[in-house]
RNA sequence: GGAGCAUCUUCUGGAGAGACUGCACAAGCAGCGCCGAAGGAUUCACAAUCUCAGGCAGCCGGACAGAAGACGAGUU
Numbered sequence: 001g002g003a004g005c006a007u008c009u010u011c012u013g014g015a016g017a018g019a020c021u022g023c024a025c026a027a028g029c030a031g032c033g034c035c036g037a038a039g040g041a042u043u044c045a046c047a048a049u050c051u052c053a054g055g056c057a058g059c060c061g062g063a064c065a066g067a068a069g070a071c072g073a074g075u076u
Base pairs, nucleotide, nucleotide: 005072007070008069009068010067011066012065013064018032020031021030022029023028033056034055035054039052040050041049042048
């Protein structure tokens, strides 16, 4: 110095499932139905499962992916 790894930040993309009913009528609250890609639980681990929380027009969120940067450890 380069590439890669972990964490964080910024930008971009980002699925699924009722614009259900009632109350309120701005947001919301409740009921039933549903989703799995924040998180969580079950599991030696993965897959898979559960749906506590979260979500089911839009906004917000969103695993993950790409680009840039910061930072850390070790390797070459």
Predicted 3D model of a 76-nucleotide RNA (Glycine riboswitch aptamer) from Alkalicoccus urumqiensis. The prediction has a mean pLDDT of 78. The model forms 89% of the base pairs in the Rfam consensus.